Source information
A computed fold for a 400-nucleotide RNA from an Acidimicrobiia bacterium, annotated as Bacterial RNase P class A. A source record names the gene rnpB. The source organism's lineage runs through Bacteria, Bacillati, Actinomycetota and Acidimicrobiia. The sequence is in RNAcentral, with records from ENA. The prediction has a mean pLDDT of 76.
RNA sequence: UGAGCCGGCCGGGCGGCCGCGUACCGGCAUGACCGGUCCGAGGAACGUCCGGACUCCACCGGGCAGGGUGCUGGGUAACUCCCAGUCGGGGUGACCCGAAGGAAAGUGCCACAGAGAACAGACCGCCGAUGGCGGGACGGACUGGUCGACCAGCCCGGUCCGCACAGGUAAGGGUGCAACGGUGCGGUAAGAGCGCACCAGCGCCCGGGGUGACCCGGGCGGCUCGGUAAACCCCACCCGGAGCAAGGUCAGACAGGGGGAUGGGUGGCCCGCCCGACCAAGACCCCCGGGUAGGCCGCUAGAGCCGUCGGGUAACCGCCGGCCGAGAGGGAUGGCCGCCGCCUCGGACCUCCGCAAGGAGCCCGAGGAACAGAAUCCGGCGUACAGGUCGGCUCACCAC
Numbered sequence: 001u002g003a004g005c006c007g008g009c010c011g012g013g014c015g016g017c018c019g020c021g022u023a024c025c026g027g028c029a030u031g032a033c034c035g036g037u038c039c040g041a042g043g044a045a046c047g048u049c050c051g052g053a054c055u056c057c058a059c060c061g062g063g064c065a066g067g068g069u070g071c072u073g074g075g076u077a078a079c080u081c082c083c084a085g086u087c088g089g090g091g092u093g094a095c096c097c098g099a100a101g102g103a104a105a106g107u108g109c110c111a112c113a114g115a116g117a118a119c120a121g122a123c124c125g126c127c128g129a130u131g132g133c134g135g136g137a138c139g140g141a142c143u144g145g146u147c148g149a150c151c152a153g154c155c156c157g158g159u160c161c162g163c164a165c166a167g168g169u170a171a172g173g174g175u176g177c178a179a180c181g182g183u184g185c186g187g188u189a190a191g192a193g194c195g196c197a198c199c200a201g202c203g204c205c206c207g208g209g210g211u212g213a214c215c216c217g218g219g220c221g222g223c224u225c226g227g228u229a230a231a232c233c234c235c236a237c238c239c240g241g242a243g244c245a246a247g248g249u250c251a252g253a254c255a256g257g258g259g260g261a262u263g264g265g266u267g268g269c270c271c272g273c274c275c276g277a278c279c280a281a282g283a284c285c286c287c288c289g290g291g292u293a294g295g296c297c298g299c300u301a302g303a304g305c306c307g308u309c310g311g312g313u314a315a316c317c318g319c320c321g322g323c324c325g326a327g328a329g330g331g332a333u334g335g336c337c338g339c340c341g342c343c344u345c346g347g348a349c350c351u352c353c354g355c356a357a358g359g360a361g362c363c364c365g366a367g368g369a370a371c372a373g374a375a376u377c378c379g380g381c382g383u384a385c386a387g388g389u390c391g392g393c394u395c396a397c398c399a400c
Base pairs, nucleotide, nucleotide: 001396002395003394004393005392006391007390008389009388010387012340013339014338015337016336017335018334020040021039023037024036025035026034027033028031042371046382047381049380050379051378052377053376054243055242056241057240066239067238068237069236070235071085072084073083074082075081086100087098088097089096090095101234102233106232107231108228109227110226123173124172125169126168127167130166131165132163133162134161135160136159138157139156140155142153143152144151145150181199182198183197184196185195186194200224202221203220204219205218206217207216208215209214247297248296249295250294257288258287259286260285266280267279268278304323305322306321307320309318310317311316342368343367344366345365346364347363350361351360352359353358
């Protein structure tokens, strides 16, 4: 100088004018009023994906179903989060990624290509031992020519050559993400863990280190058992439901419910009449309780923030001191102007660097300014983000 990796921070500043919301103070014209003062969004307030606090309901215990999680140790109120490690994978490296139990319990799937995709497979190639077919020479038995020699025919036997029909072969080629361990020697008709040596993997045992995951070393074994479980499934552990529109409280009008008292009337008891008692229905009066509209609480001081010190590798925890920072009606938190700062584009005098192209500074003009926005609260995760800034580290090249 260039290319990267990791972590932290900021998210325009100052002033003026106008406006919005709660609270408080004041005024009088007493209300959808006016004036003043204080305060008034974020690093993600977002998505609502996890975990809790809080509230109500349910609850003797266990199981099924359903959902979630899955290496180890720690942190935490809790977590699927965080920290430190182990193992596996990627990168030259700083560093990054991992939902990381079980595939020799069972089932499913493995596209395309390929002959064959799971206790497989013969397409090319290799072989063709063994059987088959064809042929050559040899040997033997039988028949015939003539008894023999010899010749011919037919049959049998081993042997040699050929074919590649059956068959053997997973070494080689080819397909594929993946083809049933790798290299070498032996072996064989050709081959093959078929045998052996070494290596890798798996299982068991022993020794050492570590809290542990696991690591290091040694021995034995059969020789090799594909991948996939954010596919079903198996194993282990965890999980009651609903959510601040939770829930609580005060409580109208109208309607309806329950209870009580009084006087008169009606009906029943009472089909002879009257009075009293009792019963029933309705009206009037009083009381009670439930719910709705509406008001208030819940409601923002909390697993809070900042700082010193201490413990811990760290996440985090503890002591002490200081601070109070939205709490709404599901509703407010904004706009304009000026100066400065930042970014982009254009222009020109000057200054500096450079042989030059050009670059930097300074000046002028124009334009731009992200993602987004509380609603019970908190801890995480994920996602979005113009631009700026700080620290640590890695690799390459050059110079000293």